[in-house]
Context: one part of a larger RNA
RNA sequence: GAACGAACGCUGGCGGCGUGCUUAAUACAUGCAAGUCGUGCGAGAACGGGGGCUUCGGCCCCCUAGUAAAGCGGCGCACGGGUGCGUAACACGUGGGCAACCUGCCCAACGGUUCGGGAUAAGCUCUCGAAAGGGGGUCUAAUACCGAAUGAUAUUCAGACGAGACAUCUCGUUUGACUCAAAGACGGUGAAAGCCGUUGCCGAUGGAUGGGCCCGCGGCCCAUUAGCUAGUUGGCGGGGUAACGGCCCACCAAGGCUGUGAUGGGUAGCCGACCUGAGAGGGUGACCGGCCACACUGGGACUGAGAUACGGCCCAGACUCCUACGGGAGGCAGCAGUAGGGAAUAUUGCGCAAUGGGGGAAACCCUGACGCAGCAACGCCGCGUGGGUGACGAAGCUCCUUGGAGUGUAAAACCCUGUCGCCAGGGAAGAAACGGCGGAUGAGGAAAUGCAUUCGCCCUGACGGUACCUGGAAAGGAAGUUCCGGCUAACUCCGUGCCAGCAGCCGCGGUAACACGGGGGGAACGAGCGUUGUUC
Numbered sequence: 001g002a003a004c005g006a007a008c009g010c011u012g013g014c015g016g017c018g019u020g021c022u023u024a025a026u027a028c029a030u031g032c033a034a035g036u037c038g039u040g041c042g043a044g045a046a047c048g049g050g051g052g053c054u055u056c057g058g059c060c061c062c063c064u065a066g067u068a069a070a071g072c073g074g075c076g077c078a079c080g081g082g083u084g085c086g087u088a089a090c091a092c093g094u095g096g097g098c099a100a101c102c103u104g105c106c107c108a109a110c111g112g113u114u115c116g117g118g119a120u121a122a123g124c125u126c127u128c129g130a131a132a133g134g135g136g137g138u139c140u141a142a143u144a145c146c147g148a149a150u151g152a153u154a155u156u157c158a159g160a161c162g163a164g165a166c167a168u169c170u171c172g173u174u175u176g177a178c179u180c181a182a183a184g185a186c187g188g189u190g191a192a193a194g195c196c197g198u199u200g201c202c203g204a205u206g207g208a209u210g211g212g213c214c215c216g217c218g219g220c221c222c223a224u225u226a227g228c229u230a231g232u233u234g235g236c237g238g239g240g241u242a243a244c245g246g247c248c249c250a251c252c253a254a255g256g257c258u259g260u261g262a263u264g265g266g267u268a269g270c271c272g273a274c275c276u277g278a279g280a281g282g283g284u285g286a287c288c289g290g291c292c293a294c295a296c297u298g299g300g301a302c303u304g305a306g307a308u309a310c311g312g313c314c315c316a317g318a319c320u321c322c323u324a325c326g327g328g329a330g331g332c333a334g335c336a337g338u339a340g341g342g343a344a345u346a347u348u349g350c351g352c353a354a355u356g357g358g359g360g361a362a363a364c365c366c367u368g369a370c371g372c373a374g375c376a377a378c379g380c381c382g383c384g385u386g387g388g389u390g391a392c393g394a395a396g397c398u399c400c401u402u403g404g405a406g407u408g409u410a411a412a413a414c415c416c417u418g419u420c421g422c423c424a425g426g427g428a429a430g431a432a433a434c435g436g437c438g439g440a441u442g443a444g445g446a447a448a449u450g451c452a453u454u455c456g457c458c459c460u461g462a463c464g465g466u467a468c469c470u471g472g473a474a475a476g477g478a479a480g481u482u483c484c485g486g487c488u489a490a491c492u493c494c495g496u497g498c499c500a501g502c503a504g505c506c507g508c509g510g511u512a513a514c515a516c517g518g519g520g521g522g523a524a525c526g527a528g529c530g531u532u533g534u535u536c
Stems, first nucleotide, its partner, number of pairs: 001536004006532005013383006019376002021341001026339003030336003035075003040072002048063006082294003092218007101211002106207003110203004114148004123138006154179001156177009184199006220266003227257003232254004237249003269291004273284004296317005319330004347373001349372003355369001356367004386416004396407004420477001422472005430463001435458008480525005485506003491520005501508002
């Protein structure tokens, strides 16, 4: 000098864009943060309103409404969001490999979607419990579950031919055998049988996307850590996995690593990047993006295409809460917020209008992702706090050799201007899709619904009456901070008297201190200026 997720002191007008618990991965009150589908399925209220009957207790019917809430089933909940505890490791980065692998939804092309069956939740009823939550009986549906059929380019096996490579082998063509499947819903048309459309379902191929595994190389400190290792190193056979593999197991052999630093200890998420620097290098890993790890602590599996399963389950532990003492409930390192810790870090805000995500045919619903707003000079950038004229130069203050000098065109005064702020009026873009209505064209079809393309109109804004524009009033509301001995730009007076104090280094102060404190004056930067910390 530059930089900062900064803090502290003094000061503080506005706007834009960013950023904001670096400490206790400490404990958490409260609310919200993951649901959705009635075009999969069976059931199905009440309040309220209307009507009728009534022994005045009430009963029945209709609307509310096939709505609400709940249940079965499907998809999602493995994304998105948070944190950096652990990890020195194929965790990460980079470059490769898989002839050792998986991939829901999506895309392209192919084939199929047949016939049956038995349950069960919800409901009703009985019952246990303080609760959380159960148990028994009975009824019922499905795109829930099960059986059978059909079935191949797929699996496995066998045969033939051809091709290839990197050991175990792989690929292609062909023949035969073996095994395995499904589900409907909505709509159009028709008298019906049926046919057609959309969507779903099953099998299989390829793609896309996302992942899994393996390897080369690379990036911390300590030798005041020198030896480490028994599933250890390899083989054979098996198990297991989507898949290779001591991943696991039985047996066999005795290996494997290490001064090119094994093992141990300490520290640490890694990277793109960021800061600095002419560069080489050094330092850092906040925000944003990629990967990894974690979700009270430790362990475990289940479900699933996929699990570190944050807002799933089970067990153990610590802690907190409820309890009728028998037993239960919980997990903010999601968004806000609270306590605590700390030098220190924000609102228990608005909205799904946009973008993105989940579900749905759609309408739509959900979304503390996100978009916005609030707080903070925390940072960067921009603007303002006025402009012109104005005296050999007011007053005040300071200095003084008492003549004067400085503050100083500074003020006053006069003439202007109108940024920001203030008041008033107008007032956006962000919105185009989806969808609805109407029309046109096209493929297919017996036709119609539907499908594809396209045109017109309509619907939708949290921010926000914001940005912006216009008008109005008015110099009116808006300047400080540090320094002035040398380094280093800026000097005098008084006070003090090695005291009080200053100080980054050198050093100042013991009676004329440009170095302490105050006044005047000056220098620098300016809504900031200094100090401290850290890095280069």